[in-house]
Context: one part of a larger RNA
Molecule: small-subunit ribosomal RNA, 3' major domain
Organism: Patescibacteria group bacterium
RNA sequence: AGACGGGGACUCACACAAGCGGUGGAUCACGUGGCUUAAUUCGACGAUAAGCGAGGAACCUUACCAAGGCUUGAAACUCUAAUGAAAUCCUUCCGAAAGGAAGGCCCUCCGAAAGGACAUUAGAGCAGCUGCUGCAUGGUUGUCGUCAGCAGGUGGCUUGAGUUGCUCCCUUAAAUGGGGAAACCUGCGCAACCCUUACCCUAUGUUUUAAAUGUCAUGGGGGACUGCCUAGGAUAACUAGGAGGAAGGUGAGGAUGACGCCAAAUCAGCAUGGCCCUUUGAUGCCUUGGGCUGCACACGUGAUACAAUGGAAAUGACAAAGGGGUGCUAAGAGGUAACUUGGAGCAAAUCCCAUCAAACAUUUCCUCAAUUCGGAUUGAGGUCUGCAACCCGACCUCAUGAAGUCGGAAUCGCUAGUAACCGUAGAUCAGCCAUGCUACGGUGAAUAUGUCCCUGGGUCUUGUACU
Numbered sequence: 001a002g003a004c005g006g007g008g009a010c011u012c013a014c015a016c017a018a019g020c021g022g023u024g025g026a027u028c029a030c031g032u033g034g035c036u037u038a039a040u041u042c043g044a045c046g047a048u049a050a051g052c053g054a055g056g057a058a059c060c061u062u063a064c065c066a067a068g069g070c071u072u073g074a075a076a077c078u079c080u081a082a083u084g085a086a087a088u089c090c091u092u093c094c095g096a097a098a099g100g101a102a103g104g105c106c107c108u109c110c111g112a113a114a115g116g117a118c119a120u121u122a123g124a125g126c127a128g129c130u131g132c133u134g135c136a137u138g139g140u141u142g143u144c145g146u147c148a149g150c151a152g153g154u155g156g157c158u159u160g161a162g163u164u165g166c167u168c169c170c171u172u173a174a175a176u177g178g179g180g181a182a183a184c185c186u187g188c189g190c191a192a193c194c195c196u197u198a199c200c201c202u203a204u205g206u207u208u209u210a211a212a213u214g215u216c217a218u219g220g221g222g223g224a225c226u227g228c229c230u231a232g233g234a235u236a237a238c239u240a241g242g243a244g245g246a247a248g249g250u251g252a253g254g255a256u257g258a259c260g261c262c263a264a265a266u267c268a269g270c271a272u273g274g275c276c277c278u279u280u281g282a283u284g285c286c287u288u289g290g291g292c293u294g295c296a297c298a299c300g301u302g303a304u305a306c307a308a309u310g311g312a313a314a315u316g317a318c319a320a321a322g323g324g325g326u327g328c329u330a331a332g333a334g335g336u337a338a339c340u341u342g343g344a345g346c347a348a349a350u351c352c353c354a355u356c357a358a359a360c361a362u363u364u365c366c367u368c369a370a371u372u373c374g375g376a377u378u379g380a381g382g383u384c385u386g387c388a389a390c391c392c393g394a395c396c397u398c399a400u401g402a403a404g405u406c407g408g409a410a411u412c413g414c415u416a417g418u419a420a421c422c423g424u425a426g427a428u429c430a431g432c433c434a435u436g437c438u439a440c441g442g443u444g445a446a447u448a449u450g451u452c453c454c455u456g457g458g459u460c461u462u463g464u465a466c467u
Stems, first nucleotide, its partner, number of pairs: 001467002003464003007461007015451002019414005026304008034295002042053002064290007073126001077125008089104006109116002128277001131275003137271002139266003142262001144260001149188006155164003168179003194254004199222007225248001228242005306407001310366007322353003327346002332341003373404001378399007420443007
């Protein structure tokens, strides 16, 4: 000087407290461990792994296993030689396919020629590797933490390592600002500049409207700055209250993540040093089938419930944001339905997905029961996608009707249009195991006296047998 302390002081944070809703018990989905297996490919493991890489494992993907094949190779560049209508195409046989074997069509493409291009075969140089090392690396990322810190120049102090500045008082979300002070400046961070949103003005108008129009869309501008008032305060910074205002003290949200820590993660996204395999049983390449979905069990994240603030039926109402050409697919018709048929419109403010969005409201039934709660499981019949739904898809109809009566110790999220409840869309995608993720709107709370305690962070200080 650090680091640490079941040392101290101050301070902050959904850290606690005050509240609301959950997890932990049940069933199911997904992930992980374990077990099993020919293989159950690999990575990730407290916080910072476990609905994570994977924003789509039936084949493919696919890296794993079994079997069958290929060896200058599936793709790339160069060279040599031989052959050949350059090429392409077709047929037959073996085969699960890949692949292998035989044959046919054609009888010469460019160039005057030399030759060239292309293909096959043989050979050479090489390719290839999701093989190892993230403790050789780049790049990227998580975390402390959007915490307020981190560092330098000159000067001062010290024999020196170092220190000061960055400490102190007040203040702030903030090393934010004010004051003082052997410090004065500066850089990276903070803030602001950027985007969205809330209010107003204005221009334009594809869509909208019969038209005018504009609550809508797209541009431009204004507006909020402690600007004004009162009180406090060192007359300062600032704090508390008020006025006006759509909005008030950072208006709300996002993007933005300093120096560094964890030899943190990733050689399987990519790149890359070194090492290994590379030819006849390859760690390369192709194919078929299987596996990644395997089930005594344990953990994690979720979905659905256990009901009357509810379930069922009928009727009625109100969104936002997205997507659409091998696409979205209307009206009409068939079917209980999934769906089929049909084919209008739309490269979209015009048409479609898409409807009355659902929760909600009104009426009726159920009357506290394992039930008209709950829907697992199983049987049967179908629909759709796709070469193909056995392993291993989703959906529909009928039947079946399990556990579960609010969950031990413990533990998680959240401070406002938030939590909670409700539905809608998208990416990936033939289809989908999506209850996931990312967005969107609808309804819409409770509580915060506060900082004694728990957890974590910051500043100063103190002790130390640690570095």